[in-house]
Molecule: FMN riboswitch aptamer (RFN element)
RNA sequence: AAAUAUCUUCGGGGCGAGGUGAAAUUCCUCACCGGCAGUAAAGUCUGCGAGCGAAAGCUGAUUCGGUGCAAUUCCGAAACCGACGGUAUAGUCCGGAUGGAAGAAGAGAAAU
Numbered sequence: 001a002a003a004u005a006u007c008u009u010c011g012g013g014g015c016g017a018g019g020u021g022a023a024a025u026u027c028c029u030c031a032c033c034g035g036c037a038g039u040a041a042a043g044u045c046u047g048c049g050a051g052c053g054a055a056a057g058c059u060g061a062u063u064c065g066g067u068g069c070a071a072u073u074c075c076g077a078a079a080c081c082g083a084c085g086g087u088a089u090a091g092u093c094c095g096g097a098u099g100g101a102a103g104a105a106g107a108g109a110a111a112u
Base pairs, nucleotide, nucleotide: 006107007106008105009104010103016030017029018028019027031092032091033082034081035048036047037046038045043080044079051058052057062078063077064076065075066074084095085094086093
């Protein structure tokens, strides 16, 4: 000096208004939200985490136009998607969860 063991911290957001109803933050109209890594900056590309499963494995959603060397990532427009259990049917409430985790930042030996 580089690397490793190990340790510490961090690590998911969102129902506001109106309507119907005995009852709905669950239905209807409008509203609101977007984990991590990669790559021209991404909920919708690629991969991962989360979820389900005894395991193998399974697992959502985007187009058009513009700029540019380069963008399904930016700008403009119009769309779309969202585990399980509970409850009047839930991406937004309550619960498993004071949990787990992709990963991010920091500390850092012995030995070589």